[in-house]
RNA sequence: UUCGUUGUGGUGCAACGGUUAGCAUACCUCGCUUUCACCGAGGAGGCCGGGGUUCGACUCCCCGCAACGAAG
Numbered sequence: 001u002u003c004g005u006u007g008u009g010g011u012g013c014a015a016c017g018g019u020u021a022g023c024a025u026a027c028c029u030c031g032c033u034u035u036c037a038c039c040g041a042g043g044a045g046g047c048c049g050g051g052g053u054u055c056g057a058c059u060c061c062c063c064g065c066a067a068c069g070a071a072g
Base pairs, nucleotide, nucleotide: 001071002070003069004068005067006066007065010025011024012023013022018055027043028042029041030040031039048064049063050062051061052060
């Protein structure tokens, strides 16, 4: 330099172009317990950035950024 893959809560992952973006774990509050833990109930927290297509985009297209891999 070129090509490919990936980018979603704190972390690890899902999500036919349309329904409230969901699961696990972690965190907070309450209950339970002598206390902690476990367990039960509830809560906060996210689509890498910009543009385009579309009635409608996490999803498709373009550019950029970052990580990983390959080639030179």

This is a predicted structure of a 72-nucleotide RNA (transfer RNA) from Gloeopeniophorella convolvens. The RNAcentral record of the sequence draws on ENA. Taxonomically the source falls in Gloeopeniophorella (Eukaryota, Basidiomycota, Agaricomycotina, Russulales).